[in-house]
Context: one part of a larger RNA
């Protein structure tokens, strides 16, 4: 310089009450007003305690603080199913043997690592200040090795099948979900009219089991015989015939689950700032709209022709058949690590509480071709002068 320039998108604040030395910012409460394919939920990554509740205002917070993602104590993450860990393998690493190089090393077979892919199972509902598909209540599902019992020809690191996959594009069957209607519990307006074709508010309920339906593929048994699958083979292939129209797949939908759960409200009680606890508890049905969700890894059409292994299923080789293994019931086991919290953001990347950036899911109403665009829901906020 200067008590100057600022105080970070012009979403918005008012009043009333509590607290306190102090209240424009905090708490409650009543009204505005802002987001509403988000400024609302829920994850991944990333931070790492910021989460909950007591005390507290030096400093942090572009102002004041009684607040606070700030200071100090306490407290708080509960899994056979959710995700890792496990089992396989991708691009790429390493890499016995090997090749090359003087050497350091460098490539590279067998092999091992390596998930952002394949692979076994859990749903409702309640419940805490703070966690919940993890705790509780109800129903349920899977896996291996154990242990009983009953049937019983089994084995693999080998073949063979599944696993397994592209891009567009129609078209049809559902469902979430919405909307009306009925049905249920209430109300009946201090102001001209409102006992109705009024008004408010409710009409929720899962996996899991049987049924197997709209659709889809187009087969299922069987004889022979076999240069083929590095051996084999009853298994695949492949050829010649028999017989048969089923076989296998599939949402949803119905029934159980459920004489449960939840469920507007109702009584009582305690405190009264905010509330909490107990008990009880009505309807709970239908039609219509309708998805980007599922059937659907289908169909159709294209050309550039669209991972790989394990698990499963089958076949024997080889070994074994008082064992071993298999089917089928019961019981009993199912470890480690994550798991608070914020995640379009004040908690991550940007030196800050920074108009920036940052991958997935779900995303209501009226208008509308629409996830435009304006109003709004349920939810969140009024962006720290």
């Nucleotide at each position: 310089g200067a008590g100057u320039a600022g105080c970070g998108u012009u979403a918005a604040u008012g009043c009333g009450g509590g607290u306190g030395a102090a209240a424009a910012a905090c708490c409650c409460g009543c009204a505005c007003g802002c987001c509403g394919a988000a400024a609302g939920c829920c994850c991944a990554a990333g931070g790492u305690u910021u989460c909950c509740u007591g005390c507290g205002c030096a400093a942090c917070g572009u102002u004041a603080a009684u607040c606070g993602g700030c200071g100090c104590a306490g407290g708080g993450u509960g899994a056979g199913u959710c995700g890792g860990u496990c089992c396989c393998u991708a691009a790429g690493a390493c890499g016995a043997g090997g090749u090359c190089g003087a050497a350091a090393g460098a490539c590279g077979u067998a092999g091992c690592c390596g998930a952002u892919g394949g692979g076994a199972a859990g749903c409702a509902g309640g419940u805490u200040a703070a966690u919940a598909u993890u705790c509780c209540u109800g129903c349920a599902c899977c896996g291996a090795u154990c242990a009983u019992g009953a049937c019983u020809g089994c084995u693999a690191u080998g073949g063979g099948g599944a696993g397994a996959c592209g891009g567009a594009g129609a078209a049809g069957g559902u469902u979430a979900g919405g909307u009306c209607a009925g049905c249920c519990g209430g109300g009946u307006g201090u102001u001209g009219g409102u006992u109705g074709u009024c008004c408010c508010g409710g009409u929720u309920u899962a996996a899991g089991c049987g049924u197997g339906u709209a659709g889809g593929u187009g087969u299922g048994c069987u004889g022979c015989a076999u240069a083929g699958g590095c051996a084999a083979a009853u298994c695949c292939g492949u050829g010649c015939g028999g017989c048969u129209u089923a076989a296998c797949u599939g949402a949803g939908g119905c029934g159980u689950g459920a004489u449960g759960a939840c469920g507007a409200g109702g009584u009582c009680u305690c405190u009264u700032a905010u509330g909490a606890g107990a008990c009880u508890g009505a309807a709970g049905u239908g039609a219509u709209c309708g998805a980007u969700a599922c059937c659907a890894u289908g169909c159709u059409u294209c050309c550039a022709a669209g991972a790989a292994a394990a698990u499963c299923c089958u076949c024997u080789a080889u070994g074994c058949u008082u064992c071993a293994g298999g089917u089928c019931a019961u019981g009993g086991c199912g470890a480690c690590c994550g798991u608070a919290c914020c995640c379009c953001a004040a908690a991550c990347c940007g030196a800050c509480a920074c108009u920036g950036g940052u991958g997935g899911g779900c995303g209501a109403g009226a208008u509308g071709a629409a996830a435009a665009u304006u109003c709004u829901u349920a939810g969140g906020c009024g962006c720290u002068u």
Source information: Predicted 3D model of a 385-nucleotide part of an RNA (large-subunit ribosomal RNA, domain III) from Sulfuricaulis sp. Its Rfam family is "Bacterial large subunit ribosomal RNA".